This is a predicted structure of a 73-nucleotide RNA (transfer RNA) from Trichonephila inaurata madagascariensis.
């Protein structure tokens, strides 16, 4: 250079174009307990990398960018 596959909670990752964008860990506040742990209940935390189009509607389809891997030479 050309292609190809990633980017979504603090950490690993889901999410048929139909919506209030989950899930486990982890943080926080309760219960429980002499007290810790485990064990329950609860809550906080997302401009879905970015910009721009298609779409009644877009994390999800298109495109140019950026990130970070990887194949080719």
């Nucleotide at each position: 250079a050309u292609c190809c596959u990633u980017g979504u909670a603090g950490c690993g990752c889901a999410a048929u174009g139909g919506a209030u964008a989950g899930c486990g860990c982890g943080u926080u506040g309760g219960a429980c307990u002499u007290a810790u742990a485990a064990u329950c209940c609860a809550a906080a935390g997302g401009u879905c990398g970015u910009g721009g189009g298609u779409a009644u509607g877009a994390a999800u389809u298109c495109u140019a960018c950026c990130u970070a891997g990887g194949a080719u030479g």
The RNAcentral record of the sequence draws on ENA and Rfam.
Rfam family: tRNA. Rfam links the family to the GO term triplet codon-amino acid adaptor activity.